[in-house]
RNA sequence: GGGCGUGUAGCUCAGUUGGUUAGAGCGCGGCCCUGAUAAGGCCGAGGUCCCUAGUUCGAGCCUAGGCACGCCCA
Numbered sequence: 001g002g003g004c005g006u007g008u009a010g011c012u013c014a015g016u017u018g019g020u021u022a023g024a025g026c027g028c029g030g031c032c033c034u035g036a037u038a039a040g041g042c043c044g045a046g047g048u049c050c051c052u053a054g055u056u057c058g059a060g061c062c063u064a065g066g067c068a069c070g071c072c073c074a
Stems, first nucleotide, its partner, number of pairs: 001073007010026004019057001028044005050066005
């Protein structure tokens, strides 16, 4: 330099053919339970969906460019 893939909560990830409430597990906080802890139960906080532009009535999803990371080729 070229090709491919990935980027969504603190972490690991889902998200269907573009349709509106943006989710799960773990973690975090509170409460219940217990003599106390662990386990368990209930509730809650936490996201400009990597960035910029475009398409569209509508974008996490499609298009273009960029950035970061990974793999392959040279």
Predicted 3D model of a 74-nucleotide RNA (transfer RNA) from a Candidatus Uhrbacteria bacterium. It matches the Rfam family "tRNA". The sequence was found in a public genome assembly. The coordinates come from a structure-prediction model, not an experiment, and the mean pLDDT is 80.